[in-house]
Context: one part of a larger RNA
RNA sequence: CGAUGUUGAAGGAACUAGGCAAAUUACUCCCGUAAGUUCGCGAUAAGGGAGCCCCAUUCGAAGGCAACUUUGGGUGGGGGGCACAGACCAGGGGGUAUCGACUGUUUAGUAAAAACACAGGGCUCUGCUAAGUCUUUAAGACGAUGUAUAGGGCCUGACGCCUGCCCGGUGCCGGAAGGUUAAAAGGAGGAGUGAGAGCUCUGAAUUGAAGCCCCGGUGAACGGCGGCCGUAACUAUAACGGUCCUAAGGUAGCGAAAUUCCUUGUCGGGUAAGUUCCGACCCGCACGAAUGGCGUAACGAAUUCCCCACUGUCUCCAACAUCGACUCA
Numbered sequence: 001c002g003a004u005g006u007u008g009a010a011g012g013a014a015c016u017a018g019g020c021a022a023a024u025u026a027c028u029c030c031c032g033u034a035a036g037u038u039c040g041c042g043a044u045a046a047g048g049g050a051g052c053c054c055c056a057u058u059c060g061a062a063g064g065c066a067a068c069u070u071u072g073g074g075u076g077g078g079g080g081g082c083a084c085a086g087a088c089c090a091g092g093g094g095g096u097a098u099c100g101a102c103u104g105u106u107u108a109g110u111a112a113a114a115a116c117a118c119a120g121g122g123c124u125c126u127g128c129u130a131a132g133u134c135u136u137u138a139a140g141a142c143g144a145u146g147u148a149u150a151g152g153g154c155c156u157g158a159c160g161c162c163u164g165c166c167c168g169g170u171g172c173c174g175g176a177a178g179g180u181u182a183a184a185a186g187g188a189g190g191a192g193u194g195a196g197a198g199c200u201c202u203g204a205a206u207u208g209a210a211g212c213c214c215c216g217g218u219g220a221a222c223g224g225c226g227g228c229c230g231u232a233a234c235u236a237u238a239a240c241g242g243u244c245c246u247a248a249g250g251u252a253g254c255g256a257a258a259u260u261c262c263u264u265g266u267c268g269g270g271u272a273a274g275u276u277c278c279g280a281c282c283c284g285c286a287c288g289a290a291u292g293g294c295g296u297a298a299c300g301a302a303u304u305c306c307c308c309a310c311u312g313u314c315u316c317c318a319a320c321a322u323c324g325a326c327u328c329a
Stems, first nucleotide, its partner, number of pairs: 001324008010315002014313001019310001027051005036041001038158001052079012080084001092308004097303002099300002104116002120156007132142003159295004164225003169222002171218005178213003184207002189202005226244005253287001254284001265281005
């Protein structure tokens, strides 16, 4: 000097990115227990008290013929110790907000989470030799010894209230017309050759499928959801008007947000002092409705902020124990 422990005056988070680490709490019985709530919870909420030993007394229980033995509880009195759940073992607690409903799952060896899954919801395909999948195209197998209350695919993600407008583009679905159109059919006509018959080529019209064009539908399909100018009897603002463009111009709800650049926005709260936090405002650079929107009790080794308790995290370090390092042998 290091590691692992133990203890510490006064203060008690002033440490730090952050209470990281440590400390506190811890058991049983009795009392008591808030907001919220899906009435199950929250809850061991929080917060208090008791607990060792001896004596007396009282009410039981079981066994026994009885003497009595074993055992549970109440009340009163006394005793000792620094300490009575005496060691070990053994929850710190509360509040706020975000995200995800929950229990689960995950990057074997830097990530356990807000990611995945999930019950629930929706769309779509599939009528059975099902769709879908594996396989060399086959045989065969799974699906399934199932049959649309079933099976496959995709999205969303408990529950509550809801889920607005746009079908112009892309996709999908439907469409006995029309246009385009391959092989093929067709064969007017033409060419070569030949004495000719013929043979070999070429070839217009016409017929001709799906697809595409075309006509419709479809958003819990991929996706999208405007600009400028003016206007009210202070000012400011604009319910209102005009105009351009669009397929349609963002509805409800939420909003400086896990989204806000400007920005430490402004106001309020908390602090002596707060770029974080909470509540509002709305000027949303660039929220927004199953790529779900907004809430939500319970839950979380999740994240943010605050408070109580507690402490060597710190002011500011010290001592001790053990093991190293180091010095000497």

This is a predicted structure of a 329-nucleotide part of an RNA (large-subunit ribosomal RNA, domain IV) from a Rickettsiales bacterium.
Model confidence (mean pLDDT): 87 of 100.
The source organism's lineage runs through Bacteria, Pseudomonadati, Pseudomonadota, Alphaproteobacteria and Rickettsiales.